Predicted 3D model of a 133-nucleotide RNA (SAM riboswitch aptamer (S box leader)) from a Chlorobiaceae bacterium.
Rfam family: SAM riboswitch aptamer (S box leader). From the family's description: The SAM riboswitch is found upstream of a number of genes which code for proteins involved in methionine or cysteine biosynthesis in Gram-positive bacteria.
The prediction has a mean pLDDT of 77.
NCBI's taxonomy places the organism under Bacteria, Pseudomonadati, Chlorobiia, Chlorobiales, Chlorobiaceae.
The sequence was found by an Rfam model in a public genome assembly.
RNA sequence: UGAUCAUCAAGAAAGGUGGAGGGAAUAGACCCGACGAAACCUUGACAACCGAUUCCGUCAUCUACGGAACACGGUGCCGCGUUCUACUUCCGGAUGUCUCAUUGUUCAGGACAUAGAGGGAGAAAGAUGAGUG
Numbered sequence: 001u002g003a004u005c006a007u008c009a010a011g012a013a014a015g016g017u018g019g020a021g022g023g024a025a026u027a028g029a030c031c032c033g034a035c036g037a038a039a040c041c042u043u044g045a046c047a048a049c050c051g052a053u054u055c056c057g058u059c060a061u062c063u064a065c066g067g068a069a070c071a072c073g074g075u076g077c078c079g080c081g082u083u084c085u086a087c088u089u090c091c092g093g094a095u096g097u098c099u100c101a102u103u104g105u106u107c108a109g110g111a112c113a114u115a116g117a118g119g120g121a122g123a124a125a126g127a128u129g130a131g132u133g
Base pairs, nucleotide, nucleotide: 001133002132004130005129006128007127008126013043014042015041016040017039021032022031023030026086027085028084029083044078046076048075049074050073051072053069054068055067056066057065058064082125087122088121089120090119091118094114095113096112097111098110099109
């Protein structure tokens, strides 16, 4: 650094150095930040994945599979949902015009246009892991 697969609404901060930015990228929004951003260091936590260990279930047993615990090893991670939106599609709704039925008005039905708050699904991008090129 590429592709593949899995997951992404859970969880978890103190101190020191530092000194103005930060929340991946683009745009917008909304936030964090001199009561100290990024980055680095120390300590502590968290427990998503892989491994180890222990326990439970399925099983006659082993293997295997599923679940739980733990934080021992390898990664990861510790503001806000991947902070939110953007692209596609679906749902429900608003306004206007036309049409249609009717004795008339209103309502119902149909077509088109405009704006587009809200909700669902998917895509894209990204992050993390696992094995791999």